[in-house]
Molecule: FMN riboswitch aptamer (RFN element)
Organism: Micromonospora sonchi
């Protein structure tokens, strides 16, 4: 260096300006963001020597190209946790989103230009009426019903959580 194990800590960005309305960071017009792995015809540096469209090494280089993760869904006769509630967690399995067009080239899914697209779940407004509740009697708070409506990558939450996976250390094994 390389495998394999345990510790640590790290590990997701992005709403501004106008418009319409009772209300909108959610509509509409423009604007704004972009996890990890890979592969990469990029661009740097440093080396080498037969000094080249050359060959090592090290950085950097894909939201929409291959795969993974967060979220959701389902499974069990196992493991673990436990407030015992078929509740978490492992583990298995499923789902899960987007690219085109020219140019340059021997070549382009990735360079260069130009248009384009994509983004879990759950919440979100007013109005009228009704029944709860309280040491607090309200312009309160919480259920339901009825009309009208407004919708979220970017606001809140679950999340001080999880995590792909990069990195230090420490042990064994070659």
């Nucleotide at each position: 260096a390389c495998g394999c194990g345990c510790u640590g800590g790290c590990g997701g960005g992005a709403c501004u300006c106008g418009g319409u309305g009772u209300a909108a960071u959610u509509c509409c017009g423009a604007a704004c963001c972009g996890g990890c792995g890979g592969u990469g015809a990029u661009c740097c540096a440093c080396g080498g020597c037969c000094c080249g469209a050359c060959c090592g090494u090290g950085g950097u280089a894909a939201g929409c190209c291959c795969g993974c993760g967060a979220c959701c869904c389902g499974g069990g006769a196992g493991c673990g946790g436990u407030u015992c509630g078929u509740c978490c967690g492992c583990c298995c399995g499923g789902u899960g989103g987007a690219c085109c067009u020219g140019g340059u080239g021997a070549g382009a899914a990735u360079c260069c230009a130009g248009g384009g697209c994509c983004g879990a779940c759950g919440g979100u407004u007013g109005g009228g009426g009704g029944c709860g509740g309280c040491c607090u009697c309200g312009u309160c708070c919480g259920c339901g019903c009825c009309c009208a409506g407004a919708a979220a990558g970017u606001c809140c939450g679950g999340a001080u959580g999880g995590g792909a996976g990069a990195c230090a250390g420490c042990g064994c094994g070659c």